The part of an RNA shown here (small-subunit ribosomal RNA, 5' domain) has 522 nucleotides and comes from an uncultured prokaryote. The RNAcentral record of the full RNA draws on ENA.

Context: one part of a larger RNA
RNA sequence: GGAUGAACGCUAGCGACAGGCCUAACACAUGCAAGUCGAGCGGGAUUUAGUAGCUUGCUACUAAUGAGAGCGGCGCACGGGUGAGUAACGCGUAUGCAACCUACCUUAUACUGGGGGAUAGCCCAAAGAAAUUUGGAUUAAUACCGCAUAACAUAUUUGAAUCGCAUGGUUUGAAUAUUAAAACUCCGGUGGUAUAAGAUGGGCAUGCGUAGCAUUAGUUUGUUGGUGAGGUAACGGCUCACCAAGACAAUGAUGCUUAGGGGGUCUGAGAGGAUAGUCCCCCACACUGGUACUGAGACACGGACCAGACUCCUACGGGAGGCAGCAGUGAGGAAUAUUGGUCAAUGGACGAAAGUCUGAACCAGCCAUGUCGCGUGCAGGAUGACGGCCCUAUGGGUUGUAAACUGCUUUUUUACAGGAAUAAACCUUGGAACGUGUUCAAACGUGGCGGUACUGUACGAAUAAGGAUCGGCUAACUCCGUGCCAGCAGCCGCGGUAAUACGGAGGAUCCAAGCGUUAUCC
Numbered sequence: 001g002g003a004u005g006a007a008c009g010c011u012a013g014c015g016a017c018a019g020g021c022c023u024a025a026c027a028c029a030u031g032c033a034a035g036u037c038g039a040g041c042g043g044g045a046u047u048u049a050g051u052a053g054c055u056u057g058c059u060a061c062u063a064a065u066g067a068g069a070g071c072g073g074c075g076c077a078c079g080g081g082u083g084a085g086u087a088a089c090g091c092g093u094a095u096g097c098a099a100c101c102u103a104c105c106u107u108a109u110a111c112u113g114g115g116g117g118a119u120a121g122c123c124c125a126a127a128g129a130a131a132u133u134u135g136g137a138u139u140a141a142u143a144c145c146g147c148a149u150a151a152c153a154u155a156u157u158u159g160a161a162u163c164g165c166a167u168g169g170u171u172u173g174a175a176u177a178u179u180a181a182a183a184c185u186c187c188g189g190u191g192g193u194a195u196a197a198g199a200u201g202g203g204c205a206u207g208c209g210u211a212g213c214a215u216u217a218g219u220u221u222g223u224u225g226g227u228g229a230g231g232u233a234a235c236g237g238c239u240c241a242c243c244a245a246g247a248c249a250a251u252g253a254u255g256c257u258u259a260g261g262g263g264g265u266c267u268g269a270g271a272g273g274a275u276a277g278u279c280c281c282c283c284a285c286a287c288u289g290g291u292a293c294u295g296a297g298a299c300a301c302g303g304a305c306c307a308g309a310c311u312c313c314u315a316c317g318g319g320a321g322g323c324a325g326c327a328g329u330g331a332g333g334a335a336u337a338u339u340g341g342u343c344a345a346u347g348g349a350c351g352a353a354a355g356u357c358u359g360a361a362c363c364a365g366c367c368a369u370g371u372c373g374c375g376u377g378c379a380g381g382a383u384g385a386c387g388g389c390c391c392u393a394u395g396g397g398u399u400g401u402a403a404a405c406u407g408c409u410u411u412u413u414u415a416c417a418g419g420a421a422u423a424a425a426c427c428u429u430g431g432a433a434c435g436u437g438u439u440c441a442a443a444c445g446u447g448g449c450g451g452u453a454c455u456g457u458a459c460g461a462a463u464a465a466g467g468a469u470c471g472g473c474u475a476a477c478u479c480c481g482u483g484c485c486a487g488c489a490g491c492c493g494c495g496g497u498a499a500u501a502c503g504g505a506g507g508a509u510c511c512a513a514g515c516g517u518u519a520u521c522c
Base pairs, nucleotide, nucleotide: 001522002521003520004519006518007517008516009515010514013374014373015372016371017370018369019367020366021332026330027329028328030327031326032325035074036073037072040071041070047064048063049062050061051060052059053058054057081285082284083283090210091209092208093207094206095205096204097203100202101201105198106197107196108195109194110193111192112191113147115145116144123136124135125134126133127132153178154177155176156175157174158173159172160171161170162169163168183190184189211257212256213255218248219247220246223245224244225243226242227241228240229239230238260282261281262280263279264275265274266273267272287308288307289306290305291304310321311320312319313318338364340363341362342361346360347358348357349356350355377408378407379406380405387399388398389397390396391395414458415457416456417455418454425446426445428443429442431440432439433438434437466511467510468509469508470507471492472491473490477506478505479504480503481502487494488493
């Protein structure tokens, strides 16, 4: 000198864009953050209209409406948060899988036949303070279970061709065995099952790179390898039985300490050094530890079970909870924001769609935390006014064109008026083409930000400057006070009676809505 997620002191007019718990992965009141589908299913409270009966406001029936629960499907493994752990194939980079999986989506082929038994809900009854649970009766499905059919699928046996990368791969033929489905419908379709391929996403393996300490030198028994078996989507001591005695290590094993990794960021001419906040990719975690279930995918932040710590409710028998989601609270700290608005756009889940949900997202609020931009006037004006300060003091210098005064302008402020783009798409309506749901063009409707940005008019210099420094380094000097005192100080050093170094004043210098100090990095 540059830089910062900064803090502190003094000061402060505005806007745009960005950023904002670095500390206690400490504890959390409250609200919200993941639902959706009636075009899968049984059902149906309520409301409205009509009809009938009559007791004149009730009952029954019909039609429409369709809430809240329930079964079922898909989603909840994404999105969002944090960096505790991890020195590791965790990450980065480059390869491999002849050892693998992949819901939804796309393409292709084939199929979608015929049955059964339940169960939630509803109803009845019971236990409990509650959470919740139990019994009985009854009912549906795209829920569940047999049967049929079946191959380019799977398994076994077997033949041929061909190729390679060691185990082997690919193509093709035969025989035997095994395995599937679900309906809804506006009759157009939408689904379902099987197989093959693609796409997307993942899994595994390997080369190289990846902090400090040798005042850590030996470490290891599923350890190292083999055979067999089990297990997995898959290879593998991944697990187990047996066998062998290996395996790693000064090219640093093992141990301890520290740490999420990278793209990047800061600095530097570069080499390098430092760093990992915001944004993106990967990993890990979700009160602490463990376990699996479901599922295409989890060993699952707002799922389950067990144990533990903590908090809460309790009728003492027993129960409930998990903000490292968004706000917010306490605590810690030098220190870090609103218990805001909207789904209008983008994206996601579900749905045929309308749409619903979405603290993702888009916006607004707070903070000079940073970067950038704008302003706090401009021109003229000398008796160089008054006042201040200084001096060689009837005078001069300086503050200083500074002020007064004259003219101009109105960015900005204030007031009033007008007022967006972001809307592409989708819905609705009618039209055209093909031909019965796709395309095309048209009209209408849908805006959170927001009456915001922006524009115009009016008034009037009106609403707007500070901070640090002035001995040398280092730009900027005099007077007074003090007298090794009070004090200053980054280093050298100033101060003991004329201090350009302390304190004040005048003047000056440097930056400027900031200026200094502190901390850290280069």